[in-house]
RNA sequence: UUCAUCAAGAGUAGCCGAGGGACUGGCCCUAUGACGCUACGGCAACCAUCCAUCGUGAAACGGUGCCAAAUCCAACGGAACAUUCCGGCAGAUGAA
Numbered sequence: 001u002u003c004a005u006c007a008a009g010a011g012u013a014g015c016c017g018a019g020g021g022a023c024u025g026g027c028c029c030u031a032u033g034a035c036g037c038u039a040c041g042g043c044a045a046c047c048a049u050c051c052a053u054c055g056u057g058a059a060a061c062g063g064u065g066c067c068a069a070a071u072c073c074a075a076c077g078g079a080a081c082a083u084u085c086c087g088g089c090a091g092a093u094g095a096a
Base pairs, nucleotide, nucleotide: 001096002095003094004093005092006091011040012039013038014037015036019029020028021027024074025073026072041067042066043065046063047062049058050057051055071090076087077086078085079084080083
């Protein structure tokens, strides 16, 4: 850079000790210990694997990923207008 996906799913223990949820605004989590790290466990099924059937298939040993909240919500544009819907940007993950 390109393509695909992003409303489902899945946590305990130990260590640490004040921030964290990407950025901005909101909202939320957090000394009843968050975030992070480690161990074990789990979810999912992108790659890889399997097949007289190639699929909305199987399986879950391997390479990744993930395990608060829709990518937590919005932000920019459009359509209808208490609000809802669609698209885009940005981001994340995988494959090339």
Molecule: SAM riboswitch aptamer (S box leader)
Organism: uncultured Phascolarctobacterium sp.